[in-house]
Source information:
A computed fold for a 395-nucleotide part of an RNA from Bacillus thermozeamaize, annotated as large-subunit ribosomal RNA, domain III. The organism belongs to Bacillus, within Bacteria.
Context: one part of a larger RNA
RNA sequence: GAGUAACGAAAAGAGGGGUGAGAAUCCCCUCCGCCGAAAGCCUAAGGGUUCCUGAGGAAGGUUCGUCCGCUCAGGGUAAGUCGGGACCUAAGGCGAGGCCGAAAGGCGUAGUCGAAGGACAACAGGUUGAAAUUCCUGUACCACCUUUGCGGCGUUACGAGCGACGGGGUGACGCAGGAGGGCAGGGACGCAGGCGGCUGGAAGAGCCUGUCCAAGCGGCGAGGGGGGUGCGCAGGCAAAUCCGUGCACCGAUAACUCUGAGCCGUGACGGGGAGGGGAAAUUGAAGUACCCGAAGGUCCUGGGCUCACACUGCCGAGAAAAGCCUCUAGCCAGCCGCGGGGUGCCCGUACCGCAAACCGACACAGGCAGGCAGGCAGAGGAUGCCGAGGCGCGC
Numbered sequence: 001g002a003g004u005a006a007c008g009a010a011a012a013g014a015g016g017g018g019u020g021a022g023a024a025u026c027c028c029c030u031c032c033g034c035c036g037a038a039a040g041c042c043u044a045a046g047g048g049u050u051c052c053u054g055a056g057g058a059a060g061g062u063u064c065g066u067c068c069g070c071u072c073a074g075g076g077u078a079a080g081u082c083g084g085g086a087c088c089u090a091a092g093g094c095g096a097g098g099c100c101g102a103a104a105g106g107c108g109u110a111g112u113c114g115a116a117g118g119a120c121a122a123c124a125g126g127u128u129g130a131a132a133u134u135c136c137u138g139u140a141c142c143a144c145c146u147u148u149g150c151g152g153c154g155u156u157a158c159g160a161g162c163g164a165c166g167g168g169g170u171g172a173c174g175c176a177g178g179a180g181g182g183c184a185g186g187g188a189c190g191c192a193g194g195c196g197g198c199u200g201g202a203a204g205a206g207c208c209u210g211u212c213c214a215a216g217c218g219g220c221g222a223g224g225g226g227g228g229u230g231c232g233c234a235g236g237c238a239a240a241u242c243c244g245u246g247c248a249c250c251g252a253u254a255a256c257u258c259u260g261a262g263c264c265g266u267g268a269c270g271g272g273g274a275g276g277g278g279a280a281a282u283u284g285a286a287g288u289a290c291c292c293g294a295a296g297g298u299c300c301u302g303g304g305c306u307c308a309c310a311c312u313g314c315c316g317a318g319a320a321a322a323g324c325c326u327c328u329a330g331c332c333a334g335c336c337g338c339g340g341g342g343u344g345c346c347c348g349u350a351c352c353g354c355a356a357a358c359c360g361a362c363a364c365a366g367g368c369a370g371g372c373a374g375g376c377a378g379a380g381g382a383u384g385c386c387g388a389g390g391c392g393c394g395c
Stems, first nucleotide, its partner, number of pairs: 013031006032392004040372003046352002050350001051075006060068002080141002082348004087118002092113003098107003122139005142344006149338005161331002166327005174314004180307004185301005190211006212271002216266005223259004227250007235243002275292003315318001358367002374386004
């Protein structure tokens, strides 16, 4: 220079009350304003206690501060079923032997790792100051162990049952397009409960609010896929009743079978529910704890989700393994099902998560994968206004 520029989006504040030594800035109330395919909600990554409660006021906070993602202390994350491991494999990594290489080391077989891919058993409600598919209540399911109960099959072969690191099937996959079934969601009417006008009017064909509920189990099932039976066979590195293949017969919209959203019943004499009643205590935070609890039907819509890459079309021709099913090889005298009883490890779980908590030196107008997607108008997730919810951007 200069007490100058700046104090980080022009979404916006105002009044009252409280606390306090002190208040534009903290708390409460009432208005006002802003977002609403977000400036709301869930989740992955990343962060790592920032979460909750009490206390604090030096520093951090672009002002202030009684306040905070700050300081101090105490507390908080509960799982057979959610995610990961005790399962599988992908690119790729490692790699016994082995090959190569002055050494270090490189490559690589068997193998072994490797996931947001495959496989796999829990839903609804309630509850805390802070956790919940984890706790509690109710109702389930999976695996294994056990069993004196009930049922079935078998015991030397007319053999029940188990059953491969082996065979076969399935798993198993692209993109585009159009049509349909169903569901969530939404709207209207109906129904239930409530309201009564401070402004010119409004007891009416008025206004407001609410109009539900899962897994599981049983039945049904829109639709989609597959032809079935018998005999033969030198293929599937042994075997096979499986797969493949040949022939014959039946059938071709059928039968049988696989799949399948959803619907009905149950779950539910339960839960939830607008609303009604309603404490105690505290310096202070109550319409709280606790109790009761109505309606829940019909129609319309439905471009999202699902049936399902199902169908049709196309060329660029669209993972693997485990698992599961089946077949024998093989094992073998008890075994299987139902019911009852029991067991169920390790890690994660708080909180932020388009952000003041992540990446940007900052409480930085930048960046950050996925999911949810209300109303009126609209072709629309554009745009405008609004809901739930969240904010007014720390002079």